Predicted 3D model of a 1492-nucleotide RNA (small-subunit ribosomal RNA) from a metagenome. It matches the Rfam family "Bacterial small subunit ribosomal RNA". The coordinates come from a structure-prediction model, not an experiment, and the mean pLDDT is 83.
RNA sequence: AGAGUUUGAUCCUGGCUCAGGACGAACGCUGGCGGCGUGUUUAACCCAUGCAAGUUGAACGAGAAGUUACUAAUUGAAUCUUCGGAUGAAGUUAGUGACAGACAGUAGCGAACGGGUGAGUAACGCGUGAAUAACCAACCCUCCACAGGGGGACAACAACUGGAAACGGUUGCUAAUACCGCAUGAGACCACAGUAGCACAUGCUACAGGGGUCAAAGCUUUAGCGGUGGGGGACGGAUUCGCGUUCCAUUAGCUAGUAGGUGAGGUAACGGCUCACCUAGGCAACGAUGGAUGGCCGAGCUGAGAGGCUGAUCGGCCACACUGGAACUGAGACACGGUCCAGACUCCUACGGGAGGCAGCAGGGAAGAAUAUUGUACAAUGGGGGCAACCCUGAUACAGCAACGCCGCGUGAAGGAAGAAGGCCUUCGGGUUGUAAACUUCUGUGUCAGAGGACGAAGAAGAUGACGGUACUCUGAGAGGAAGCUCCGGCAAACUACGUGCCAGCAGCCGCGGUAAUACGUAGGGGGCGAGCGUUGUCCGGAAUCACUGGGCGUAAAGGGCGCGUAGGCGGCCUGUUAAGUUGAAUGUGAAAUCCCAAGGCUCAACCCUGGACCUGCAUUCAAAACUGAUAGGCUUGAGUAUGGUAGAGGAAAGUGGAAUUCCUAGUGUAGCGGUGGAAUGCGUAGAUAUUAGGAGGAACACCAGUGGCGAAGGCGACUUUCUGGGCCAAAACUGACGCUGAGGCGCGAAAGCGUGGGGAGCAACCAGGAUUAGAUACCCUGGUAGUCCACGCCGUAAACGAUGAAUACUAGGUGUAGGGGGUAUCGACCCCCCCUGUGCCGCAGCAAACGCAAUAAGUAUUCCGCCUGGGGAGUACGACCGCAAGGUUGAAACUCAAAGGAAUUGACGGGUCCCCGCACAAGCAGCGGAGCAUGUGGUUUAAUUCGAAGCAACGCGAAGAACCUUACAGGACUUGACAUCCACAGAAUCUAUAGGAAACUAUGGAGUGCCUUCGGGAACUGUGAGACAGGUGGUGCAUGGUUGUCGUCAGCUCGUGUCGUGAGAUGUUGGGUUAAGUCCCGCAACGAGCGCAACCCUUAUGUUUAGUUACCAGCACAUUAUGGUGGGGACUCUAGACAAACUGCCGGGGACAACUCGGAGGAAGGUGGGGACGACGUCAAAUCAUCAUGCUCCUUAUGUCCUGGGCUACACACGUGCUACAAUGGCCGUUACAAUGGGAAGCGACCUCGCAAGAGGGAGCAAAACCGAAAAAGGCGGUCUCAGUUCGGAUUGAGGGCUGCAACCCGCCCUCAUGAAGUUGGAGUUGCUAGUAAUCGCGAAUCAGCACGUCGCGGUGAAUGCGUUCCCGGGGAUUGUACACACCGCCCGUCACACCACGGAAGUUGGGGGCACCCGAAGCCAGUGAGCUAACCGCAAGGAGGCAGCUGUCUAAGGUGAAAUCAAUGACUGGGGUGAAGUCGUAACAAGGUA
Repeated sequence: AGAGUUUGAUCCUGGCUCAGGACGAACGCUGGCGGCGUGUUUAACCCAUGCAAGUUGAACGAGAAGUUACUAAUUGAAUCUUCGGAUGAAGUUAGUGACAGACAGUAGCGAACGGGUGAGUAACGCGUGAAUAACCAACCCUCCACAGGGGGACAACAACUGGAAACGGUUGCUAAUACCGCAUGAGACCACAGUAGCACAUGCUACAGGGGUCAAAGCUUUAGCGGUGGGGGACGGAUUCGCGUUCCAUUAGCUAGUAGGUGAGGUAACGGCUCACCUAGGCAACGAUGGAUGGCCGAGCUGAGAGGCUGAUCGGCCACACUGGAACUGAGACACGGUCCAGACUCCUACGGGAGGCAGCAGGGAAGAAUAUUGUACAAUGGGGGCAACCCUGAUACAGCAACGCCGCGUGAAGGAAGAAGGCCUUCGGGUUGUAAACUUCUGUGUCAGAGGACGAAGAAGAUGACGGUACUCUGAGAGGAAGCUCCGGCAAACUACGUGCCAGCAGCCGCGGUAAUACGUAGGGGGCGAGCGUUGUCCGGAAUCACUGGGCGUAAAGGGCGCGUAGGCGGCCUGUUAAGUUGAAUGUGAAAUCCCAAGGCUCAACCCUGGACCUGCAUUCAAAACUGAUAGGCUUGAGUAUGGUAGAGGAAAGUGGAAUUCCUAGUGUAGCGGUGGAAUGCGUAGAUAUUAGGAGGAACACCAGUGGCGAAGGCGACUUUCUGGGCCAAAACUGACGCUGAGGCGCGAAAGCGUGGGGAGCAACCAGGAUUAGAUACCCUGGUAGUCCACGCCGUAAACGAUGAAUACUAGGUGUAGGGGGUAUCGACCCCCCCUGUGCCGCAGCAAACGCAAUAAGUAUUCCGCCUGGGGAGUACGACCGCAAGGUUGAAACUCAAAGGAAUUGACGGGUCCCCGCACAAGCAGCGGAGCAUGUGGUUUAAUUCGAAGCAACGCGAAGAACCUUACAGGACUUGACAUCCACAGAAUCUAUAGGAAACUAUGGAGUGCCUUCGGGAACUGUGAGACAGGUGGUGCAUGGUUGUCGUCAGCUCGUGUCGUGAGAUGUUGGGUUAAGUCCCGCAACGAGCGCAACCCUUAUGUUUAGUUACCAGCACAUUAUGGUGGGGACUCUAGACAAACUGCCGGGGACAACUCGGAGGAAGGUGGGGACGACGUCAAAUCAUCAUGCUCCUUAUGUCCUGGGCUACACACGUGCUACAAUGGCCGUUACAAUGGGAAGCGACCUCGCAAGAGGGAGCAAAACCGAAAAAGGCGGUCUCAGUUCGGAUUGAGGGCUGCAACCCGCCCUCAUGAAGUUGGAGUUGCUAGUAAUCGCGAAUCAGCACGUCGCGGUGAAUGCGUUCCCGGGGAUUGUACACACCGCCCGUCACACCACGGAAGUUGGGGGCACCCGAAGCCAGUGAGCUAACCGCAAGGAGGCAGCUGUCUAAGGUGAAAUCAAUGACUGGGGUGAAGUCGUAACAAGGUA
């Protein structure tokens, strides 16, 4: 940093996709170790159990168990014993003192921290910066000043008592640092009236004055800890403000305590915070209100950055604690582990009542793709209490689980080629796995075992370690326990085999798979990463694909239809002031962590740590004054006004005019008119059309007329008048920036349409009829209603287009045209030159994807507005607004595709254009299509009718010849095979007989002993046997080679270099001529070249020469009835070699002085003389695996081989190609001429005889210019037939023969006799041929035993026509259009039918959230009341002050009722939409797409 994907290719636009990074992840496969981190993202769902907030006895009363001492009582081990008893341990009970002090209580502090979660919240909630002159503050620090003297209770406790319990009740006792008066008042506070200073608006500070109000607590026992009032500080909190903080305008209006004031209340404090009264305001397009979503930030991820996304862990703030409400206590809460009430849920219950709140740590259930232990310790850090010891601490420190992430290490190292075995591939040679393994020598990270063993623990000494016998160190052992995952068609590194056969499957995009898959599955090999690897999901990137950096709008998506104008944005020249923007400097702040840099600590790293930098921001102060702003003054060039001219279909109204159409009346006049491609409907004898005259009525204004004019656009066209808007020019009098643009808004706005009322000639949707057509709800025709016209009012849209918003300035020219002015010149505005304004064309620079634009910009810049962001769905749905309606404006989503598109290129195509050619048409001749037969094909049939060929370019084709063979089809046999090579054994080979059998073949006999030899054997051949193998006309011509057809003997197809174009490509090869030809000439950014064309080759036409045998015979001679028969000749014909000849060479005309062409001469031949061979680049996946060859595949006692009989020859039919005819230009009979090619030995066969004949019997000659086949036929001459189904025609059939051949039944050919079918010139349509051609006539050959109407050749006779290129077909060239490129046999549209999907509507139904109105109203604060109760104070007392209960009221949660709105779900049915290899109907679009 880019890449793939739209096309045949190209450039562009544009979407989709990929490569990168990241994660609190999950899933699949796999899994050795360690360190550091992280771990319910879902149900703010529900929770069993344990723990998470206590502490203080140095505030207080009381005080169980226990310990200890003593005393008393009791029991009594052991010792002594005089056995009577004595001493007496230990124990038990009671009491006293001391120690100790559980549980509970009073009291203090804490419990408002720490920990969790992100439901709510769009907010001063958060961030940032300010403010408090409007505030609070327990504990802590510091300073000042104090603590005198009294009083009354209540828990605990005891007794009694209620209750199942929770929890109480009554009476009685009691302490305090608990509670309450009084005193004191440095001081604070309150009000009063002053002084001084200051300030930021209300004000603040200080000072002095007198007045009023207000304190306190002790404990301990000598060390201390506390208490009260006040000042200051620190930490923390509260409030206010500026700026910033998501999406929707299909949410546009919201608001009554609402906005403000006065006063009061309340609060720590300001304040509508609350209340009374007054005013009627306040917010909002700079987005109020409403809806949706959402904790915010430091930061994290990504990115070059700007940005975008995120808000786990860590840190700051906020909010919440089952849901909702409320207050109490307190310095602090409206309180996670407090209280009260209401609600839901769970649990207990004796049914009367109660209890609870894991979003603390563990843990359970549920949900989910998914997330851990009911662990250890307070050792450290920190917190609470305490003087302290210490206690508490699921904060925290650690451990456990999880590859969840990051980082590190290992799974061994070195040597080792017989390149082992095995695997895989193979062209069978080998290659690869691969130094990889084995093997040898080592090492010891780690593993196991043993030994030692921390730091973390402090300012000094001692004590104190959960982690943990952990890290680490040493010793020993032994390569031992430790590699997978994914990919390998392109993007994107990495290839083969097999299997599969559009199946199974893959796929992120393009796309793979239909029998040779590097894309599926497996294997081998390879690439990548590695204790991980892939997949999925999400975010950023790439994407400049929302573009601030950094995009666009003529045709790709995109300029509003046009104007006026509000807000807003932007704005001319000069001077001064100011300092809001701007710039600089300084200060404060921007927490820490993070990122970055440099050091340091864990062996390294991750990680940790120190310092620096950064935090791009905000605020304040000072300074500057160029620019912008503000302000003051001035200017005239922008803009406007006035003056004088001027052009115009600019607008509105009224009036006037002529031509034409139609209608009416009258005349003339007669049979048609009209209409079309052709017709018909229609009109007309009741008189049309036509024509003449008169009249009526409506609409539109010919010529002029012009890429001419005017207007903002829509638009405006006869003439006159009136009213009226705008422009331009001239000069420069006036104003003095008054300007530009313009969201909303207002107005104008073609046609059609709508309403009301007129009008209505022509035209004409709808409609009717006639045609056309397969149909024709169209195109064409005849009619014809709305409408078109007028007035008034709506509608508000168009390809409302220059598909190009408005304004200003600048940037080469040339040439038209319209309006105005000036200069020069002149008789004259006739030319000529210049300026301004408008409107066109061409064109440079520049721009642009290209096309193109180019002073009327799509160039260079500025300002403002509108609009775009893939195609379809869709300008649709819903909502809203407008409209009488039609409808318009605004304007989505689901779903679906990988494209949709622009410009240009090359082709192809066109019922586009132009040029040219061809038996292409035309002009002709002869046919085919009808008949019979032959032959091929289809179809059908069959045991089989073998296979192939399929428009032209398959069909008398492969097949130049199927009775057997051929033969591939069907049936019977054989299995190393009919054929090839190799091995072993036997035998020469070979010939022959018999039996069976349809034959192949099988079985048994006989004859035969060869050749070479180094004497072993070998060669050829035969048989048997084993296996390698043979064999296959089995498949695939869409795996191939080769060969062939076809366009087409058409004139084309290309290349090198250069040039042009971003490129595909173009140029050359186009153009003007010419040619059969891209043949040649000329021109030209082309110059050359190649394959084709032509020529060179063969043949034919003329001549010369050479040579004359088997050919020939003129002259000479011989012979013969006659004949080149003979001698001879080399003249002629001819044969076959060489050569000549033709080249537009010559002349004339045309042409450009060319190429060339026309005519002529000469010539056998004249313009490539005729014919042939020869076939460019390519097209048709054209044909052929059955000529041959061949990859792969299949068969292997058969798909091979052999054999027999049959079949390929079938026959209702259909088609192609031929033959023969239909007759007189003929048939038949007789007679009589004239060829050429080519063939002949298993051959051609003369001649003779026989037979009517086919042919047969003999058989000369000839390996051929010699002999033979061989008769040429049409033709000529003569005769006959006389227009008939015939003396035409010969099919068919019968009979008899002949030939070939083992064999003519299926199934050959020929002869004779007899038979004598169809057919009388052939519908639509269609074929060949331009001269020795068509037509016609026979002859030969290949194949071949035999079999030709076919094929390939040969000669004989021998025409007609060609005006011409409009049309049909094919081809070449140019051009044009294209939505085609599988290329028109293309593409493609819509309904209908079927399946699926999402969406809209819908009588309704259900649910949610929110507000409104009303009802009810818990707890609680506040207020009122307080007759009941009442310790402290006053009072001698009575009583009072004060307080409490109770009651009432405002507020108010939950609840109830109601009417609306809103969001969602669902709904019979319904609507269109999308998608879907082969459904139906048509053919709308793309070419003039056949009606643009």